[in-house]
Context: one part of a larger RNA
RNA sequence: CGCAGGAUAUUUGAGUAGGUACGCUCCUUGUACGAGAGGAUCGGAGCGUGGAGACCUCCAGUGUACCGGUUAUUACACCCGUAAUACGCGCCGGGUAGCUGUGUCUCAAGGGAUAAAUACUGAAAGCAUCUAAGUAUGAAGCCCCCUUCAAGAUGAGAUAUCCCACCUCAGUAAGAGGGUAAGAACACUGGUAGACGACCAGUUUGAUAGGCUGGAGCUGGAAGAGCUGAAAGGCUUGUAGGUGACCAGUACUAAUCGUUCGAGG
Numbered sequence: 001c002g003c004a005g006g007a008u009a010u011u012u013g014a015g016u017a018g019g020u021a022c023g024c025u026c027c028u029u030g031u032a033c034g035a036g037a038g039g040a041u042c043g044g045a046g047c048g049u050g051g052a053g054a055c056c057u058c059c060a061g062u063g064u065a066c067c068g069g070u071u072a073u074u075a076c077a078c079c080c081g082u083a084a085u086a087c088g089c090g091c092c093g094g095g096u097a098g099c100u101g102u103g104u105c106u107c108a109a110g111g112g113a114u115a116a117a118u119a120c121u122g123a124a125a126g127c128a129u130c131u132a133a134g135u136a137u138g139a140a141g142c143c144c145c146c147u148u149c150a151a152g153a154u155g156a157g158a159u160a161u162c163c164c165a166c167c168u169c170a171g172u173a174a175g176a177g178g179g180u181a182a183g184a185a186c187a188c189u190g191g192u193a194g195a196c197g198a199c200c201a202g203u204u205u206g207a208u209a210g211g212c213u214g215g216a217g218c219u220g221g222a223a224g225a226g227c228u229g230a231a232a233g234g235c236u237u238g239u240a241g242g243u244g245a246c247c248a249g250u251a252c253u254a255a256u257c258g259u260u261c262g263a264g265g
Base pairs, nucleotide, nucleotide: 001152005163006162007161008160009159010158011157015149017147018146021049022048023047024046025045026044027043033038051107052106053105054104055103059101060100061099062098066094067093068092069091070090071086072085073084074083075082076081110144111143112142117137118136119135120134164264166178167177168176169175183261184260185259186258187203188202189201190200191199208254209253210252211250212249213248214247215246217243218242219241224237225236226235227234228233
């Protein structure tokens, strides 16, 4: 820009891309078959390998400042208690969210038309013949089924709902301009999104982010005080103190004030 008014939401699917893999064991059965050795089809059950997708409940990893321990030096006058630096966490033990795999779940079942092939009926050709007319079966392959995108599919689809048709020029065919409606954008707070656009959640008629409060989870028993021991230390107060991302609640702070676009032949 188009989809002959302007919008919001939900969709159909012409097409499009991908997946649909393979093996082993057991039962049937030591059966059919075979002198024996050996040893099935069909059907059923279970397990695994590889690949793909999704997810973080479990297991595991990371988790650069969430908790604790600890060495050296320095500082807060000293003790106590803390802080800083030590390769961009000094080192060490753990670890929430998130992100991951080695973890968990799913990839089931079926239909249609066929290939080679096997057949039925059956003439040309009184027979025969799967084929010439007609009919049936038949593959991990093909088309569906499952998943992705998809109406610029210009063949521009469908459904529901919302807004209505004001003013000027022009002059009754059209056209140009302006102010609006529904709605949208800018702006602002952000993340389930993200290189940027975009997308999504919100903007006081508000829980969008921060703060605060409570909780989960993590760490692992704070400081101070008391008791005890010669001391290092230990015990009690006390599942203590601390706590990034997680879950809620709460307008305390910030989403201010606003601007622009936007409708019928």

This is a predicted structure of a 265-nucleotide part of an RNA (large-subunit ribosomal RNA, domain VI) from an activated sludge metagenome. Model confidence (mean pLDDT): 85 of 100. It matches the Rfam family "Bacterial large subunit ribosomal RNA". Gene Ontology terms of the family: ribosome and structural constituent of ribosome. The full RNA is in RNAcentral, with records from SILVA.